Notes:
The RNA shown here (Fluoride riboswitch aptamer (crcB RNA motif)) has 65 nucleotides and comes from Leeuwenhoekiella blandensis MED217. Lineage of the source: Bacteria > Bacteroidota > Flavobacteriales > Leeuwenhoekiella > Leeuwenhoekiella blandensis. Its mean pLDDT, the model's own confidence on a scale to 100, is 76.
[in-house]
Formats: sequence, C1' cells, structure tokens
RNA sequence: UCAAUCACAGGCAAUGAGGUCUGCCUCAAACCGCUUCUUAGCAAGCUGAUGACUUCUACUUAACC
Repeated sequence: UCAAUCACAGGCAAUGAGGUCUGCCUCAAACCGCUUCUUAGCAAGCUGAUGACUUCUACUUAACC
C1' cells in the first nucleotide's frame, strides 16, 4: 500500500414520525413501485404513509354527535 474477515458504528428497504423485529449495504453501495404501448423513451392506467407489527399525524370514504 492492497485484499479479505470480524467488531463497533452508520446508512438503506417507492410519500412523514416514534417503538420493536427482519433483511440488505460499508465511503460506495444498499435504495429509487407496478401494468400497457414503445427499440428505448414519451404517453396512458393502478396500489400503498409499514420490509413486517404497532402507535401518532396527514389524506380519502361512510356513520353518529
């Protein structure tokens, strides 16, 4: 100096926040939803505030006061 592994720590998992768990990534990477048309794209359409559970908030629908 380079490479690998481990530990600590950090980051990420299609729209916000808290807690728990799971997975992924390691100074660049993990990550950046789906369907149809299209060479690709453009265009059109669709689901969801979760990776999963739970709580709060925002949005939407219905009922009651």